Transfer RNA from a Puniceicoccales bacterium, 73 nucleotides, folded computationally. Its Rfam family is "tRNA".

């Protein structure tokens, strides 16, 4: 220098043919307990790595770019 894969909540990940973002764990509140843990109920938390484009509409499609892993030279 060139090719491929990955990037979504604090962490691990899902997200179909483009229709407006979820799960588990964690965290907070309540119930339960003498207390803790466990259990049960409820809540908060995200401009989907970044920038731009296409579209009525983009996590998803297109281009560029950044970071990590990997292959080739």
């Nucleotide at each position: 220098g060139g090719g491929g894969c990955u990037g979504u909540a604090g962490c691990u990940c899902a997200g179909u043919c483009g229709g407006u973002a979820g799960a588990g764990c964690a965290u907070c509140u309540g119930c339960u307990u003498u207390g803790c843990a466990a259990g049960c109920a409820g809540g908060g938390g995200g401009u989907c790595g970044u920038c731009g484009g296409u579209u009525c509409g983009a996590g998803u499609c297109c281009g560029a770019u950044c970071a990590g892993c990997u292959c080739c030279a």